[in-house]
Overview: c-di-AMP riboswitch aptamer (ydaO/yuaA leader) from a Chloroflexota bacterium, 134 nucleotides, folded computationally. Model confidence (mean pLDDT): 78 of 100.
RNA sequence: UAGGGUAGAUGGCCGAAUCUUCUACGGAAGAACGGGGGAACCAGGUAAUUGGGGUGAAUUCUCGAGUUUGAGAUAGGGCAGCUCUUUCAGCCCGAACCCGUCAGCUAACCUCGUAGGCACGUGAGAGAGGCGUA
Numbered sequence: 001u002a003g004g005g006u007a008g009a010u011g012g013c014c015g016a017a018u019c020u021u022c023u024a025c026g027g028a029a030g031a032a033c034g035g036g037g038g039a040a041c042c043a044g045g046u047a048a049u050u051g052g053g054g055u056g057a058a059u060u061c062u063c064g065a066g067u068u069u070g071a072g073a074u075a076g077g078g079c080a081g082c083u084c085u086u087u088c089a090g091c092c093c094g095a096a097c098c099c100g101u102c103a104g105c106u107a108a109c110c111u112c113g114u115a116g117g118c119a120c121g122u123g124a125g126a127g128a129g130g131c132g133u134a
Base pairs, nucleotide, nucleotide: 012118013117014116018031019030020029021028022027032114033113034112035111036110037109042104051102052099053098054097055096060073061072062071063070076093077092078091079090082129083128084127085126086125087124088123089122
């Protein structure tokens, strides 16, 4: 000096998953954000058994395999130099889990969650708003 790895700080990213107060330090409460259940009206209308439904961007198709767990595409989703919307290009994801025979919408009302993970870098335009300086 270059490359690689590990750890930390700052500032960030996905996501609802943050903040405040009290505490006997076991935990509790509140705000904020997010989810579920739940009338009339409307919609719908038996039965179905892996039936039906939920969170989530994560749905569907084709090929392969049949001791397989793959490949390609796709609905859809994400990507920092203040925030939001938007155009073009580039890169990436396109899972997993839960309820338990039961749930359409749904005012009042009832109820639940506040995790987990990631990496040094996505660039160029347009518009609106905001902040700072002169």